[in-house]
Context: one part of a larger RNA
Molecule: small-subunit ribosomal RNA, 5' domain
Organism: marine sediment metagenome
């Protein structure tokens, strides 16, 4: 000098665009953050309104409405959002490999969608329980579940062709096993099943790269390899049985400490050094530890089970919970915001659609936290006014500065108009915002640090090695340009200084 997710002190007019718990991965009240489909299925209210009857208590019908709420079923909930605890590792980056793999929805090609059956919720009912909830009996539907038929291009065995570095890949002929489900009606689709291809997504493996400490020198028994088996979508000690005794290490094994990684960011002429907030990609985690289930995909933030700590409810028998989602609270801290509006846009889930949901997102609010822009007036004005300060008492300086006169209206205040963002129906949170226009009136708007040298800027008074200053050198003991005040000046400016950190 530059930079910052900054903080502190003094000060503070406006706008645009960004950014905002770096500390306790500490604990959390409350609300919201993942639902949707009646065009898969069975069943199905109430209030209100209205009509009729009435013993005036009420009863029945219609509508509300095939609506609400609940249930079976499908898809989604593995995305999106948060955090960086762990991790020195194929976690990440980069370059490859899979002849060792998977892939719902989407696109595309081929073939098919035949025939039967029995249940379980909801509902009714019984029982237990304070509750959470649970158990028994009875009825019922389906795109829920289960048989049978059909089929090979799928799987296994045998033969041939061809390709490959290769364990083998591809094509072709013959034998054994396996599938389907309807719905709606605008009759045009949406679906379902098997197989192939694609796209996008994932899984695994390998070369290589990027911390500290040798005041860590030896480490290892599923350890290293083989055979066989199991397991996985898949290779593999991944797991197991048996056999062998191997494997890593001074090119740093093992141990300890620290740390999410990258694109990037800051600095620097560069090389390099430092860093990893916001945005994007990957990884890991979801109170702590462990486990699996479902599923195309999880070992699953707002799912399940077990254990633990903590909090809450309880009729003491037993139960409920997980903000590192958005707001918000306590706590910690030098320090970091609203319990806001809207699904109008973009995107996502479901749905044929209308649409519903969406604290993703779009906006608004708060904060000079940062960057950028604008303003706090312009011209004229010497009797160089008054006043302050200095003075050699002549004067000098603040100073055209002020006042005065002539203007302007960015801002400001008030009035009027008023968007784009919405391509084809509907639809605008922002927002009566931006912007335009009219009126008014210089009106509403300047501070902070410094002035001994480095380093731009000097005098007076006070103080008297005191009080104090200070980044370094150093100032202060009676004329201090270095302390404190004043006048003046210098620098930056809605900021200016200080502190911290990096180069």
């Nucleotide at each position: 000098g530059a930079a910052c997710g900054a903080a502190c002190g003094c000060u503070g007019g406006c706008g645009g665009c960004g950014u905002g718990c770096c500390u306790a991965a500490c604990a959390c009240a409350u609300g919201c953050a993942a639902g949707u489909c009646g065009g898969a299925c069975g069943a199905g209210a109430a209030a209100g309104c209205u009509c009729u009857c009435u013993u005036c208590g009420g009863a029945g019908g219609g509508u509300g409405a095939g609506u609400a709420a609940a249930g079976u079923g499908g898809c989604g909930c593995a995305c999106g959002g948060g955090u960086g605890a762990g991790u020195a590792a194929c976690a990440c980056g980069u370059a490859g490999a899979c002849a060792a793999c998977c892939u719902g929805c989407c696109u595309u090609g081929c073939a098919g969608u035949c025939u039967g059956g029995g249940a379980c919720a909801a509902c009714c009912u019984u029982u237990c329980g304070a509750a959470a909830g649970a158990a028994g009996g009875g009825c019922u539907a389906a795109u829920a579940c289960c048989g049978g038929a059909u089929a090979a291009c799928a799987u296994c065995c045998c033969g041939c062709c061809c390709c490959g570095c290769a364990u083998g890949a591809g094509g072709u002929g013959g034998g054994a096993u396996u599938g389907a489900a309807a719905g709606a009606u605008u009759u045009a689709u949406c679906g379902c099943u098997g197989c192939g291809a694609g796209a996008g997504g994932g899984g695994u493996c390998u070369g290589u790269g990027g911390g500290a400490c040798a005041u860590u020198a030896g480490c290892u028994u599923g350890u290293u390899g083989g055979u066989g088996a199991g397991g996985u979508a898949a290779c593999g000690g991944c797991u197991c049985a048996c056999c062998a005794a191997g494997g890593c290490u001074g090119c740093g094994a093992u141990g300890u400490c620290u740390a999410g990684c990258g694109g990037g960011u800051c600095u620097g002429a560069g090389a390099g050094g430092a860093u990893g907030a916001u945005c994007c990609g990957c990884c890991a985690c979801a109170c702590u530890g462990g486990a699996a289930c479902u599923g195309a995909g999880a070992c699953a933030c707002g799912g399940u089970c077990c254990a633990g700590a903590c909090u809450c409810c309880u009729a003491c028998g037993g139960g409920a919970g997980g903000c590192a989602g958005c707001a918000g609270u306590g706590g910690g801290g030098a320090a970091u915001u609203u319990u806001g509006c809207g699904c109008a846009a973009u995107g996502g889930g479901c749905g044929a659609a209308a649409g519903c949901c969406u604290g993703a997102c779009g906006c608004a609010g708060c904060a000079a936290c940062g960057c950028c822009g604008c303003g706090u007036g312009a011209g004229u004005g010497a009797a160089g006014a008054a006043g302050g300060c200095c003075u050699u008492u002549g004067g000098g300086u603040c100073g055209u500065a002020a006042a005065g006169c002539u203007c302007u209206u960015u801002u400001c205040u008030g009035g009027g108009g008023g968007a784009a963002g919405a391509g084809a129906u509907c639809a605008g949170a922002c927002g009566g915002u931006a912007c335009c226009u009219c009126a008014g009136g210089a009106a509403u708007a300047a501070g902070c640090a410094c002035c001994g040298g480095c380093u731009a800027a000097c005098u007076c008074c006070g103080u008297g090695c005191c009080a104090g200053c200070a980044g370094c050198c150093g100032c202060g003991g009676u004329a201090a340009g270095a302390c404190g005040g004043a006048g003046g000046g210098u620098g930056c400016a809605a900021g200016c200084g200080u502190u911290g950190u990096u180069c």